[in-house]
This is a predicted structure of a 73-nucleotide RNA (transfer RNA) from a Candidatus Woesearchaeota archaeon. Rfam family: tRNA. Rfam's curators write: Transfer RNA (tRNA) molecules are approximately 80 nucleotides in length. The coordinates come from a structure-prediction model, not an experiment, and the mean pLDDT is 83.
RNA sequence: GCCUCCGUAGCAUAGUAGCUAUUGCAGCUGCCUCGUAAGCAGCAGGUCGGGGGUGCAAUUCCCCUCGGAGGCU
Numbered sequence: 001g002c003c004u005c006c007g008u009a010g011c012a013u014a015g016u017a018g019c020u021a022u023u024g025c026a027g028c029u030g031c032c033u034c035g036u037a038a039g040c041a042g043c044a045g046g047u048c049g050g051g052g053g054u055g056c057a058a059u060u061c062c063c064c065u066c067g068g069a070g071g072c073u
Stems, first nucleotide, its partner, number of pairs: 001072007010025003027043005049065005
């Protein structure tokens, strides 16, 4: 330098032939307990790496860019 893949909540992930983003753990509240843990019920938390484009509508398609992994020379 070229090619491929990945980037989604604090952590780990699902999703994507375009139509108000999923689950687990962690966190918070309540129930239970003498108390804790476990268990049960509920709640909160996301610029879908960043910018631009297409389009009624973009996590998803296109372009640029940043970071990471692998491969080739």